[in-house]
RNA sequence: CCAUAACGCGUCUAGGGUUCCGACCGCUCGCGGUGUCUGGUCCAAGAGAUGCACUCCCGUCCGCCGGUCAACGGCGAACGGAGCCACGGCGGGAUAAAAGCCCGGGAGAG
Repeated sequence: CCAUAACGCGUCUAGGGUUCCGACCGCUCGCGGUGUCUGGUCCAAGAGAUGCACUCCCGUCCGCCGGUCAACGGCGAACGGAGCCACGGCGGGAUAAAAGCCCGGGAGAG
């Protein structure tokens, strides 16, 4: 300097705003305003939690196939184990709007 990989989904939380509900205020009673309204619906973490799935590995055991029917090899299932590390803007984007969402394991730093 270059390439590859560091996985996916559900539920939840830190967090987020204000379309809807609620709350509060105003009024011509049906509307309007307020998120510097605790909240519910809603959005939500690569570096948060958790569950499942997935990948890999060893061993045991079982089934099927191959084999000189021997050694052994291949495929599949069950059980067991492992899945590390991670400082991070500005700015832009979506949605009603915003965010630790997306750009982004980015730029940059070490």

The RNA shown here (Guanidine-I riboswitch aptamer) has 110 nucleotides and comes from Magnetospirillum gryphiswaldense MSR-1 v2. The coordinates come from a structure-prediction model, not an experiment, and the mean pLDDT is 78. The RNAcentral record of the sequence draws on ENA, Rfam and Ribocentre. The source organism's lineage runs through Bacteria, Pseudomonadota, Alphaproteobacteria, Magnetospirillum and Magnetospirillum gryphiswaldense MSR-1.